A computed fold for a 73-nucleotide RNA from Hibiscus syriacus, annotated as transfer RNA.
The organism belongs to Hibiscus, within Eukaryota.
RNA sequence: GCCGUCUUAGCUCAGUUGGUAGAGCGCAUGGCUUUUAACUAUGUGGUCGUGGGUUCGAUUCCAUCAGUCGACG
Numbered sequence: 001g002c003c004g005u006c007u008u009a010g011c012u013c014a015g016u017u018g019g020u021a022g023a024g025c026g027c028a029u030g031g032c033u034u035u036u037a038a039c040u041a042u043g044u045g046g047u048c049g050u051g052g053g054u055u056c057g058a059u060u061c062c063a064u065c066a067g068u069c070g071a072c073g
Base pairs, nucleotide, nucleotide: 001072003070004069006067007066010025011024012023013022019056026044027043028042029041030040031039049065052062053061
């Protein structure tokens, strides 16, 4: 330089014929316990990497840029 993968909650990741986003862990509070841990109940969570295009409507489709990983040279 060229080609491709991936980017979603604090972390690890789901999420398709485009219809308004979830799990586990974590964190907070209560219960239990002499206390901690464990267990348990409730709660807490997002400009879906960026800014654009298409569409009535985009995490999803399109191209761009940035980052990540890989292959080729």
Annotation: Its mean pLDDT, the model's own confidence on a scale to 100, is 81.